[in-house]
Background
The RNA shown here (transfer RNA) has 72 nucleotides and comes from an Ignavibacteriales bacterium. Model confidence (mean pLDDT): 83 of 100.
RNA sequence: GCCGACUUAGCUCAGUGGUAGAGCAAUUCACUCGUAAUGAAUAGGUCGUGGGUUCAACUCCCAUAGUCGGCU
Numbered sequence: 001g002c003c004g005a006c007u008u009a010g011c012u013c014a015g016u017g018g019u020a021g022a023g024c025a026a027u028u029c030a031c032u033c034g035u036a037a038u039g040a041a042u043a044g045g046u047c048g049u050g051g052g053u054u055c056a057a058c059u060c061c062c063a064u065a066g067u068c069g070g071c072u
Base pairs, nucleotide, nucleotide: 001071002070003069004068005067006066007065010024011023012022013021018055026042027041028040029039030038048064049063050062051061052060
C1' cells in the first nucleotide's frame, strides 16, 4: 500500500427496512436470626462518527475513526 471482518446497555452477544432485546452484573423488595442462594420488580442505549437513499434505517449506500486478520 491492497483486501476482508468487527464496532449495539457496565461485560459477553442477538437483532438482515416497521416500538432496540437476552444472559451476567447493578439497584429495590420479598424470603432468612443474619448472609448467600432463590423469587419478583426497576433502572441502564445519541446502535463508533458524519452524510445519503427511503413514508420509515442498528439494518441499504458513501466517506471516516478504532480494533483484529490476510496479502504484498